Transfer RNA from Micromonospora sp. C97, 71 nucleotides, folded computationally. The sequence is in RNAcentral, with records from ENA. Its Rfam family is "tRNA". The family's RNA type in Rfam is transfer RNA. Gene Ontology term of the family: triplet codon-amino acid adaptor activity. The coordinates come from a structure-prediction model, not an experiment, and the mean pLDDT is 81.
[in-house]
RNA sequence: GCUGGUAGCUCAACGGACAGAGCGCCCCUUUCGCAAGGGGGAGGUUGCGGGUUCGAUUCCCGUUCAGCCCG
Numbered sequence: 001g002c003u004g005g006u007a008g009c010u011c012a013a014c015g016g017a018c019a020g021a022g023c024g025c026c027c028c029u030u031u032c033g034c035a036a037g038g039g040g041g042a043g044g045u046u047g048c049g050g051g052u053u054c055g056a057u058u059c060c061c062g063u064u065c066a067g068c069c070c071g
Base pairs, nucleotide, nucleotide: 001068002067003066004065005064008023009022010021011020016054025041026040027039028038029037047063048062049061050060051059
């Protein structure tokens, strides 16, 4: 100097409706039973602190952590 930090994990989200998806977890269904399938549910201070805005995951400033690059 560049990129990134969002659910337990992997990741989305032109400044605008309640921040979503897959996997995982829980319940129901189905089966003699299990798995697969079908239905439903829980789970988030968007790293942290400020600012701009009617409204910020998104824009601005500071800070912290991780990875990479240059000297």